[in-house]
This is a predicted structure of a 120-nucleotide RNA (FMN riboswitch aptamer (RFN element)) from uncultured Sutterella sp.
RNA sequence: AUCUUCAGGGCGGAGUGCGAUUCUCCACCGGCGGUAAAGCCCGCGAGCCCGAGGCGGCAGCGCCUCGCGCAGAACCGGUGAAAAUCCGGUGCCGACCGUAUAGUCGGGAUGGAAGAAGGU
Numbered sequence: 001a002u003c004u005u006c007a008g009g010g011c012g013g014a015g016u017g018c019g020a021u022u023c024u025c026c027a028c029c030g031g032c033g034g035u036a037a038a039g040c041c042c043g044c045g046a047g048c049c050c051g052a053g054g055c056g057g058c059a060g061c062g063c064c065u066c067g068c069g070c071a072g073a074a075c076c077g078g079u080g081a082a083a084a085u086c087c088g089g090u091g092c093c094g095a096c097c098g099u100a101u102a103g104u105c106g107g108g109a110u111g112g113a114a115g116a117a118g119g120u
Stems, first nucleotide, its partner, number of pairs: 001120006012026004027104002029094002031044004039092002047070002050067007074090005096107003
C1' cells in the first nucleotide's frame, strides 16, 4: 500500500391511567485508542446543526459527498513509586425520528464507524 474478517450493552417488579417497557418508585446497561486496569481524565466514533456541490422529484422535500461547527456525566476515603482508572462508599450521565414524555421499545440500520485481528 492493498484485501478479508470482526467491531454495543440494557425494562424485570410495583403504581397511576382509556392508553406508558416512555410518567412515578425500585431495577438494569456501559463502543474504541491513550494513560496504573476509566461510561463521567485526554482524545476518537455513531448522531445532530449550518453551508457548498451533485443526484432524484412537478413541488413540498429526500438522498449522497465535502467543509465548518455542536455534542453528556465524579467526588470522598484507602493501598501504592505511580490510580480522577484498582478497592470501599456515595453520586451523576446517556443522539435523532416515532409513539402517552424512551440510555433500555420500534425505526434510519441486512447501514455507517472509532478501531481490532489476519492475509498478500
Description: It matches the Rfam family "FMN riboswitch aptamer (RFN element)". From the family's description: The RFN element is a highly conserved domain that is found frequently in the 5'-untranslated regions of prokaryotic mRNAs that encode for flavin mononucleotide (FMN) biosynthesis and transport proteins. This element is a metabolite-dependent riboswitch that directly binds FMN in the absence of proteins. The model forms 100% of the base pairs in the Rfam consensus.